[in-house]
RNA sequence: GGCUGGGUAGCUCAGAUGGUUAGAGCACGGGACUCAUAAGCCCGGGGUCGUGAGUUCGAUUCUCACCCCCGCCA
Repeated sequence: GGCUGGGUAGCUCAGAUGGUUAGAGCACGGGACUCAUAAGCCCGGGGUCGUGAGUUCGAUUCUCACCCCCGCCA
C1' cells in the first nucleotide's frame, strides 16, 4: 500500500426491512434480608451510537471521506 471484519454504557457485546422509549450481562450506587459478609432479591444512575458530510419527512441502521483496532496479502 491492497482486501476483510470491527468501533454502541466503565468492560464484554446485541440491535430488525431506516420509524415513534437505544438494550442485555457484568461492574457501580441505594434498599431490603443477615449477628455480619457474600450470593440471590428489589430499585437506580450512566450513551455526541468513532469523526465529518451526503441521501431522506426521518439515520445506530444506507452512501462517501477520514481516524483507530484485529486479521490476511504484498

Source information: Transfer RNA from an Alphaproteobacteria bacterium, 74 nucleotides, folded computationally. The organism belongs to Alphaproteobacteria, within Bacteria.